SAM riboswitch aptamer (S box leader), 94 nucleotides, folded computationally.

RNA sequence: AUUCUAUAGAGAGUGUGGGAGGGACAGGCCCUAUGAACACACAGCAACCUCUCGAAAGGUGCUAAAUCCUGCAAGAUUACUUGAAAGAUAGAAU
Numbered sequence: 001a002u003u004c005u006a007u008a009g010a011g012a013g014u015g016u017g018g019g020a021g022g023g024a025c026a027g028g029c030c031c032u033a034u035g036a037a038c039a040c041a042c043a044g045c046a047a048c049c050u051c052u053c054g055a056a057a058g059g060u061g062c063u064a065a066a067u068c069c070u071g072c073a074a075g076a077u078u079a080c081u082u083g084a085a086a087g088a089u090a091g092a093a094u
Base pairs, nucleotide, nucleotide: 001094002093003092004091005090006089007088013042014041015040016039017038021031022030023029025071026070027069028068043063044062045061048059049058050057051054067086072083073082074081075080
């Protein structure tokens, strides 16, 4: 990187450095100099894998907003419902 399987309306942030972006993509909407991305430290959440099977030790992951909302299809007809796709994470395989 590709393929397969599983999951998602829950949960959890501070400090230091940094200095303008960020929320995958597009549209919308939103966050951000009362400090974005990113890095580090410490803390926390969760329970996919491992394990001593839990009051969570190890490997990932995560800690604004429903995966922030919508995107395609069907139904319904202005409000929505269901399913899919896409993206994300984990595990397995190549």